[in-house]
Context: one part of a larger RNA
RNA sequence: GGACGAACGCUGGCGGCGUGCCUAACACAUGCAAGUCGAGCGGAGAGCAGGGAAGUGCUUGCACGGAACUGUUUUUAGCGGCGGACGGGUGAGUAACGCGUGAACAAGCUGUCCUUCACAGGGGGAUAACACUUGGAAAUAUGUGCUAAUACCGAAUAAGACCACACCGAGGCAUCUCGGAGAGGUAAAAGUGAUUUAGCGGAUGUAGAUGAGCUCGCGUCCCAUUAGCUAGAUGGUGAGGUAACGGCCCACCAUGGCGACGAUGGGUAGCCGACCUGAGAGGGUGAUCGGCCACAUUGGAACUGAGAUACGGUCCAGACUCCUACGGGAGGCAGCAGUGGGGAAUAUUGGGCAAUGGGCGAAAGCCUGACCCAGCAACGCCGCGUGAAGGAUGAAGGUUUUCGGAUUGUAAACUUCUGUCGCAGGGGACGAAGAAUGACGGUACCCUGUAAGAAAGCCCCGGCUAACUACGUGCCAGCAGCCGCGGUAAUACGUAGGGGGCAAGCGUUAUCC
Numbered sequence: 001g002g003a004c005g006a007a008c009g010c011u012g013g014c015g016g017c018g019u020g021c022c023u024a025a026c027a028c029a030u031g032c033a034a035g036u037c038g039a040g041c042g043g044a045g046a047g048c049a050g051g052g053a054a055g056u057g058c059u060u061g062c063a064c065g066g067a068a069c070u071g072u073u074u075u076u077a078g079c080g081g082c083g084g085a086c087g088g089g090u091g092a093g094u095a096a097c098g099c100g101u102g103a104a105c106a107a108g109c110u111g112u113c114c115u116u117c118a119c120a121g122g123g124g125g126a127u128a129a130c131a132c133u134u135g136g137a138a139a140u141a142u143g144u145g146c147u148a149a150u151a152c153c154g155a156a157u158a159a160g161a162c163c164a165c166a167c168c169g170a171g172g173c174a175u176c177u178c179g180g181a182g183a184g185g186u187a188a189a190a191g192u193g194a195u196u197u198a199g200c201g202g203a204u205g206u207a208g209a210u211g212a213g214c215u216c217g218c219g220u221c222c223c224a225u226u227a228g229c230u231a232g233a234u235g236g237u238g239a240g241g242u243a244a245c246g247g248c249c250c251a252c253c254a255u256g257g258c259g260a261c262g263a264u265g266g267g268u269a270g271c272c273g274a275c276c277u278g279a280g281a282g283g284g285u286g287a288u289c290g291g292c293c294a295c296a297u298u299g300g301a302a303c304u305g306a307g308a309u310a311c312g313g314u315c316c317a318g319a320c321u322c323c324u325a326c327g328g329g330a331g332g333c334a335g336c337a338g339u340g341g342g343g344a345a346u347a348u349u350g351g352g353c354a355a356u357g358g359g360c361g362a363a364a365g366c367c368u369g370a371c372c373c374a375g376c377a378a379c380g381c382c383g384c385g386u387g388a389a390g391g392a393u394g395a396a397g398g399u400u401u402u403c404g405g406a407u408u409g410u411a412a413a414c415u416u417c418u419g420u421c422g423c424a425g426g427g428g429a430c431g432a433a434g435a436a437u438g439a440c441g442g443u444a445c446c447c448u449g450u451a452a453g454a455a456a457g458c459c460c461c462g463g464c465u466a467a468c469u470a471c472g473u474g475c476c477a478g479c480a481g482c483c484g485c486g487g488u489a490a491u492a493c494g495u496a497g498g499g500g501g502c503a504a505g506c507g508u509u510a511u512c513c
Stems, first nucleotide, its partner, number of pairs: 001513003006509005013384006019377002021342001026340003030337003035082003040079002043076008055064004089295003098220006105213001109211001113208001116205001119202001123153002130145003134141002161186003165182001167180005191200002221267003228258003233255006240248001270292004274285004297318005320331004348374001350373003356370001357368004387417004397408004422450006431440001457502005462483003468497005478485002
C1' cells in the first nucleotide's frame, strides 16, 4: 500500500448493486417450510334435475307431501399410485480414494425420459373405510361382521430375459466377451376414459440418456521431544453375501503385510472451482456463488423403495423438555422467520407464487419460507449531492502583532442564476411468453410548479509524513506505530486560531499478503 462476512469511537443527505451468528453442531414458545391424483377404488356428505312410495286433508278423485331409486355437478376421511432420496440448512466428524485430476469396470445397477420388439386371454381369496363392541384420562389399541380396486395371490401363454447342458463363428485383456442357432426348465400383466375413437396407463425384453456404485496412478497441513506397527492382520482354497469385485463375512491352511521415500501415534482441518495479495514465483484464505463429501438431539439398527441406512419416516437405548387420571404417552429449527443464552458482533414471527424452477395431475389446478420481492444495517463497492457565477470598504468578529500591520478572505454580506436532491400535483411502465394473469408498485421513469431551502464531518500538523503559531501546564497532567516528547518561552501534552489529508465518511483495533 492492498484486502476484510469485520468490530469499536466520532459523525451521517440520497440512490443502485451486493453482503449480513465467524461465538454455543447451545436450548427452543409460536406460525409456516411436501404434497398431490376422484380420469385407480368402494364409501360418506352437499347442490341441481328427474322420480314419485308411505302418510295427511277431505268435496272420493283431486290437492298436499315428499321416501326409495336414477342422472349430473361438487367436497373428501380411508385403501391405492407417484413424490416425501429433490429442493433448503450446517461444517460437528473426517488426514480418508474424503476431495482434486487422470484412467478403469471383460466385476456391475439405474424409477421417470427416449428408441425398438412383441404381449395384455382366464380365475381366486382377503382387507381398510363403514357398522357394532371392548379397554384406556389421553395417545391409541382389541374383537366381530360387510365391501372395492391400477392393492394382493395361484394357474395359462411367452422370446437366448434368466438357469443348467452341449454346438458354431468372430474377437480380446488372464478369469473371458460378443453374435448365431439346438433341445430342457423358470418367470408377466390392469385398467381407466372421451363422442367408446383419441389419450393416459400395465407387463417382458433390447439399445440409449441420466444418475449413482466400485477400483487404481498422482497430488493433498504440523509434530521424530511420536520408531516401530499389525491376528481378519497379509495371502491362498472353499462356502456365504452383495447390483457388483473384494477378508466384505466365515471355515481351513500358510506366515505374511506396512515402515526414515516417515509406518504407527498425537494435534489441527470438510476438499475444490475460486478469493486476497504479489511484476511473477510464491504466500494466505476456503464467507457469499458453483461442484463433491459428511451430518441432522447423542449412539445403534434395519424396513420400504429404482434410489435412503432416510433433517420435517420407523424401531431400540441414553440425556433433556412437556402432558398425565401416575397406569402411560408426546417431542427434536445445523429449513424460513422468531425467542432465550453465549459474544466485540450479525436482520422481519413481512408480501407473492406475477416470473424462474420443482412435486403430483390428462388437464383445470393444488402445493412450494426453493425462488422472486419488500423491510432492517454506511457492512462493502459504485454513483450523486450539500449550490453556481459575480462580488473589496479587502466590512464586522476571531487570532496574532515589532501596534505599522498580517491573517481568516471572495470567504461572508449583497446581486443574478440553476434546480441534482427535497417537497407538492399530474401521467405511468418493461419484466407477460400466450387470450387471461404483476407480489414488487402507483415503484422506476416522464411532465409541471416551488424554493438555496433538510444535508459535513473525521483524523492529523517533531522526523519518518503533506501541514505552525499563541496560551495553559511544568518529568505533573499527559502523548506514543518506531525514534522519542514533558523538569518555566514544549511546532511532540491540553485548548484556541491557522494549515494539511480524506470525505458521507474518517480514524483505531484484529487478521492476511